[in-house]
Molecule: Bacterial RNase P class A
Organism: Lachnospiraceae bacterium
RNA sequence: UAAGUAAGGUAGGCAAUCGCGAUUGCAGGUACCGAAAGGUCGCAAACGAGGAAAGUCCGGGCUCCAUAGGGCAGGAUGCCGGAUAACGUCCGGUGGAGGUGACUCCCAAGCCAGUGCAACAGAAAUAAACCGCCCAUUGCGAGAUGGGUAAGGGUGGAAAGGUAGUGUAAGAGACUACCGCCUUUUUGGUAACAAAAAGGGCAUAUGUAAACCUCAUUCGGAGCAAGACCGAAAAAAAGCUAUGUGGCUGCCCGUCACGCUUUAGGUAGGUCGCUUGAGCCCAAUGGUAACAUUGGGCCUAGAUAGAUGAUUGUCCAAGACAUAACCCGGCUUAUCGCCUUACUUUUUGC
Numbered sequence: 001u002a003a004g005u006a007a008g009g010u011a012g013g014c015a016a017u018c019g020c021g022a023u024u025g026c027a028g029g030u031a032c033c034g035a036a037a038g039g040u041c042g043c044a045a046a047c048g049a050g051g052a053a054a055g056u057c058c059g060g061g062c063u064c065c066a067u068a069g070g071g072c073a074g075g076a077u078g079c080c081g082g083a084u085a086a087c088g089u090c091c092g093g094u095g096g097a098g099g100u101g102a103c104u105c106c107c108a109a110g111c112c113a114g115u116g117c118a119a120c121a122g123a124a125a126u127a128a129a130c131c132g133c134c135c136a137u138u139g140c141g142a143g144a145u146g147g148g149u150a151a152g153g154g155u156g157g158a159a160a161g162g163u164a165g166u167g168u169a170a171g172a173g174a175c176u177a178c179c180g181c182c183u184u185u186u187u188g189g190u191a192a193c194a195a196a197a198a199g200g201g202c203a204u205a206u207g208u209a210a211a212c213c214u215c216a217u218u219c220g221g222a223g224c225a226a227g228a229c230c231g232a233a234a235a236a237a238a239g240c241u242a243u244g245u246g247g248c249u250g251c252c253c254g255u256c257a258c259g260c261u262u263u264a265g266g267u268a269g270g271u272c273g274c275u276u277g278a279g280c281c282c283a284a285u286g287g288u289a290a291c292a293u294u295g296g297g298c299c300u301a302g303a304u305a306g307a308u309g310a311u312u313g314u315c316c317a318a319g320a321c322a323u324a325a326c327c328c329g330g331c332u333u334a335u336c337g338c339c340u341u342a343c344u345u346u347u348u349g350c
Stems, first nucleotide, its partner, number of pairs: 002345009012315007020048002023045004029041001031040003050321001054332002057330005062223004069253004074219005079093005094108001095106004109214002114212002116208003130153002132149007161179006180202001181200008227272004236263005244258005279298008
């Protein structure tokens, strides 16, 4: 100089005018709306959409079933250790893969428990001979017949573990050495695992479990349109009924309640839930880290046909992706730019 890797920040700012929402304070009534419950109306202060608010993919808090269980079925996760309220998340490590590297990714338990599947090509895909090599017989010769072979070639994603040698009629773990694989032991490590040694010729002979399955761990259900209260209105009919009916995801046991099912009718109103939280920021201590403890500081939307807008000026690198609806921790996806820190490769100079 050029190109990258990882982490963090920002997401238009400032000023003025007018206009919205809820909270608090002041004022205010026989005010206005309403059948009622309840709501509306003035002035002022400070506050008022995101890093993903998106997806609804996981985990919870909370509410109800409900007084609270067991089993089967079913679902989820899947290397080891830790963090967390919990998780399929995060941190660290091991093994494997990619990259020159900084780093990134993982469909990471088991195929010597069993059952399946593997098109086409190929002789053959759970054991095989198409070409070839060797031996014998026969033939003038080309060739033919029989036996041996799986080293070489072909097909294929994969073909009796790989390389080199000994040996053989020609070959082959047939044998040897070094690897691969399996068993056992020792050392290091909390562990996953790593290193070393000894033994074994190895039907351990491919791949696939996001195939069925086996193993280990784990899991009540429904959901804020949950649920609670206030006001108002109203209409019943039929059936089963304690040896019954109904609730507890599906089934069984068990348990609870005394009712339940179908048809028809009324209720289109209002309030709560509704924002102080496993909350955020700073510092110290501990820890490799995720994070934890202690101390201090802060309060930052609660709409309900749904609030945050419009105009002007100015600054600027830019205005993309895009607007809360019970709340929180994550993951995934989309995205205009700018800034900061550390590291890697490269160019040039000293």